[in-house]
RNA sequence: UCUCGAGAAAGGCAAAACUGGCGAAAGUCAGUGGCGCAAAGCUAAAGGGGCUAAGGUGUGGUUCAUCCCACUAUGCCAGCCAGCUACCGAA
Numbered sequence: 001u002c003u004c005g006a007g008a009a010a011g012g013c014a015a016a017a018c019u020g021g022c023g024a025a026a027g028u029c030a031g032u033g034g035c036g037c038a039a040a041g042c043u044a045a046a047g048g049g050g051c052u053a054a055g056g057u058g059u060g061g062u063u064c065a066u067c068c069c070a071c072u073a074u075g076c077c078a079g080c081c082a083g084c085u086a087c088c089g090a091a
Stems, first nucleotide, its partner, number of pairs: 004089002012037002017032006035079001041084003047081002049077003055072004060068002
């Protein structure tokens, strides 16, 4: 240095749920909480994948429509894979 990951040390993060804020939603922020995590750190402005559909489109439904349906990201997810970086060091 690379690989690897100990009932190691020191420290770290925080799922669901509940409460409150923001948001059309997905989701996110704060508190409580702790399922788990050796990258559960960072990257969603250009790898794949997933979620949502306010707005938009329809040579869709409907007599018409502010209703319904389909498509659509410019909105999201890094605790799905991936990329990048990193603490500690027993075998």
Molecule: c-di-GMP-I riboswitch aptamer
Organism: Bacillaceae bacterium